[in-house]
RNA sequence: AAAUAUCUUCAGGGUUAGGUGCGAUUCCUGACCGGCAGUAAAGCCUGCGAGCCGCAAUGCGGCUGAUCCGGUGUGAUCCCGGAGCCGACGGUAAAAGUCCGGAUGAAAGAAGAUGAAU
Numbered sequence: 001a002a003a004u005a006u007c008u009u010c011a012g013g014g015u016u017a018g019g020u021g022c023g024a025u026u027c028c029u030g031a032c033c034g035g036c037a038g039u040a041a042a043g044c045c046u047g048c049g050a051g052c053c054g055c056a057a058u059g060c061g062g063c064u065g066a067u068c069c070g071g072u073g074u075g076a077u078c079c080c081g082g083a084g085c086c087g088a089c090g091g092u093a094a095a096a097g098u099c100c101g102g103a104u105g106a107a108a109g110a111a112g113a114u115g116a117a118u
Stems, first nucleotide, its partner, number of pairs: 001118001005114006017029003032097001033087002035048004043085002051063005067083005089101003
């Protein structure tokens, strides 16, 4: 220095302002938000987590959203400029990315501690 191992901690943001209505943070106008790893710095490229479904269920299998144009550059769907788009399940006086709930949960993963083959 360090494979592997054990443990600890951390690990998701956002409805402001109007309008309609008996009733909406759910509809309409406009505003707001963006997990982890990789890669030229990414919500919309690849993979993962979360979520949903099934089964012979500490697991396995399946499903799982959205981007283009121009510029710079060796290199960018990642930067800069412009214009777009997307968002689980259950609940609700009315349809939810943002409210309430499962969740003081789980988890991709990040950091650290101990020990240590070599």
Predicted 3D model of a 118-nucleotide RNA (FMN riboswitch aptamer (RFN element)). Its mean pLDDT, the model's own confidence on a scale to 100, is 83. Of the family's consensus pairs, 94% are formed in the model. Its Rfam family is "FMN riboswitch aptamer (RFN element)". Rfam describes the family as follows. The RFN element is a highly conserved domain that is found frequently in the 5'-untranslated regions of prokaryotic mRNAs that encode for flavin mononucleotide (FMN) biosynthesis and transport proteins.